RNA sequence: CCAGAAGGCUGGAUGACUGCUGGAGUGCAAACUCUGGAGGAAAGUCCGGGCUCCACGGAAUCAUGGUGCCGGGUAACGCCCGGCGGGGGCGACCCCAGGGACAGUGCCACAGAAAACAAACCGCCCACCUACGCGCUCGCGCGCUUCGGCGGGUAAGGGUGAAACGGUGCGGUAAGAGCGCACCGCGCUGCUGGUAACAGGAGCGGCAGGGCAAACCCCACCAGGAGCAACGCCAAAUAGGGGUGGCAGAUGAGCUGUUUCCGGCUCGUCACUCGGGUCGGCGGCGCGAGGCGUCCGGUAACGGACGUCCCAGAGGAAUGGUCAUCCAUCUCCGGCGACGGAGGGGACAGAACCCGGCUUACAGGCCCUCUGGCUCA
Numbered sequence: 001c002c003a004g005a006a007g008g009c010u011g012g013a014u015g016a017c018u019g020c021u022g023g024a025g026u027g028c029a030a031a032c033u034c035u036g037g038a039g040g041a042a043a044g045u046c047c048g049g050g051c052u053c054c055a056c057g058g059a060a061u062c063a064u065g066g067u068g069c070c071g072g073g074u075a076a077c078g079c080c081c082g083g084c085g086g087g088g089g090c091g092a093c094c095c096c097a098g099g100g101a102c103a104g105u106g107c108c109a110c111a112g113a114a115a116a117c118a119a120a121c122c123g124c125c126c127a128c129c130u131a132c133g134c135g136c137u138c139g140c141g142c143g144c145u146u147c148g149g150c151g152g153g154u155a156a157g158g159g160u161g162a163a164a165c166g167g168u169g170c171g172g173u174a175a176g177a178g179c180g181c182a183c184c185g186c187g188c189u190g191c192u193g194g195u196a197a198c199a200g201g202a203g204c205g206g207c208a209g210g211g212c213a214a215a216c217c218c219c220a221c222c223a224g225g226a227g228c229a230a231c232g233c234c235a236a237a238u239a240g241g242g243g244u245g246g247c248a249g250a251u252g253a254g255c256u257g258u259u260u261c262c263g264g265c266u267c268g269u270c271a272c273u274c275g276g277g278u279c280g281g282c283g284g285c286g287c288g289a290g291g292c293g294u295c296c297g298g299u300a301a302c303g304g305a306c307g308u309c310c311c312a313g314a315g316g317a318a319u320g321g322u323c324a325u326c327c328a329u330c331u332c333c334g335g336c337g338a339c340g341g342a343g344g345g346g347a348c349a350g351a352a353c354c355c356g357g358c359u360u361a362c363a364g365g366c367c368c369u370c371u372g373g374c375u376c377a
Base pairs, nucleotide, nucleotide: 001373002372003371004370005369007367008366009365010364012326013325014324015323016322017321018320020037021036022035023034024033025032026031039348043359044358046357047356048355049354050353051227052226053225054224064223065222066221067220068219069083070082071081072080073079084098085096086095087094088093099218100217104216105215106212107211108210121158122157123154124153125152126151128149129148131146133144134143135142136141166184167183168182169181170180171179185207186205187204188203189202191200192199193198231283232282233281234280241274242273243272244271245270246269247268252267253266254265255264256263257262290309291308292307293306294305295304296303297302327346329344330343331342332341333340334339
């Protein structure tokens, strides 16, 4: 210098004018003054918690849902850190839903003979039969080659597939085959190292019967439900309900025993008062698993000690607008160039109870570490 890998930060700045809004102060009030006013994701609402209400003796079990290598961190997690195993890359490094397939059930498209108690399309090999041809002691017959038929052996080769009942090589065989042997793989047993996942090497075994559990399922662990429109408090008008009192009255009205007779039940209005709900108002609601700095422990995630700071709280929903200067950046023009001039837009995006994560979006800029290659000293 070129090409890459990993991690982190930033996300226009300053000023003036003018709006909106929380808090404090002054003021009878109107208003004024001071001060605070979006994010790393405020987003998706996907996980985990706090908080609130409901349900519930505790606990356990069942159902349902979730998680799934090991160790650690954390309030907790499906998150994070460090390892292990598998895969990819020359490498830095990246990716993995990574328990169980002799508990059981199920599935494996197309192709292919066969997709799981194996099977045999082409091929290879053996035996027999028929025919043609050739050879021979040429008469019976015998041998060989080829085609066809029939019976059997085989799974090495071809072909199919994502996957074909271990792989490579040597021996062996009629041809073949773990049939035998060596190495690799695999299984079992014990040994060594490691907290563990696991790794290493040893002995035995000729292979002990494919894949799929993001199919049901089994095993282990976790989970009661709903959510700030939770929930609590204050509390109109109107309507309706209870109580007390006054007035009125019932030979009435309404409902009802199917109708009549005969029965049963209820009642209007005014005043005062009580309690519930609605509109509305207030709280919940901003000191918190809090931010920053230093030191200590830890490989790290993280934890501890000390110091320091207070940092948005609306409620149809504030956090805005204009101008100037600068900062990067893009386009055009001029210039060899440094640069000058003109113009444009400043990424994604907008809190709504809060916190820890994950995921997704993001113009441009900056920092740090590492890898491979080339060149120079």